The RNA shown here (c-di-GMP-I riboswitch aptamer) has 92 nucleotides and comes from a Blastocatellia bacterium. Its mean pLDDT, the model's own confidence on a scale to 100, is 80. Of the family's consensus pairs, 94% are formed in the model. NCBI's taxonomy places the organism under Bacteria, Pseudomonadati, Acidobacteriota, Blastocatellia.

[in-house]
RNA sequence: CACCGAUAAGGGCAACCCGGAGAGCGAAAGCCCGGGGCGCAAAGACAUCAACCUAAGUCGUAAUGAGUGGAUAUGGUUGGAUGGUUGCCGAA
Numbered sequence: 001c002a003c004c005g006a007u008a009a010g011g012g013c014a015a016c017c018c019g020g021a022g023a024g025c026g027a028a029a030g031c032c033c034g035g036g037g038c039g040c041a042a043a044g045a046c047a048u049c050a051a052c053c054u055a056a057g058u059c060g061u062a063a064u065g066a067g068u069g070g071a072u073a074u075g076g077u078u079g080g081a082u083g084g085u086u087g088c089c090g091a092a
C1' cells in the first nucleotide's frame, strides 16, 4: 500500500416509536427539530435503473350542472440494485 472486517478503539449514520413545530416550504406525499435506539463497515456523496408513496397539473368518466371517482410524475422516499468515486481504524 492492497485485500479484508475484529467481543478492538474513537467516532459516524439512524429503522421504528414518542414528543415538538404546525412557525416554515409544499396540492399532497414529504422535508425540519429533540428524545429513545432496530440495525448498518460505506445505512457517505454522485449517476442510472427499480420499487413504493402522493396526484397539483393533464387526460378521461358520470351528469342539465356541480360534487363523485379512474389513470398518470415533472413531486417524494428507499436501510433496493448496479457502476465508478471518496473515506475512519488496523486485529486475524
Stems, first nucleotide, its partner, number of pairs: 004090002012040002016036005024031002038079001044085001046083004050078004057072003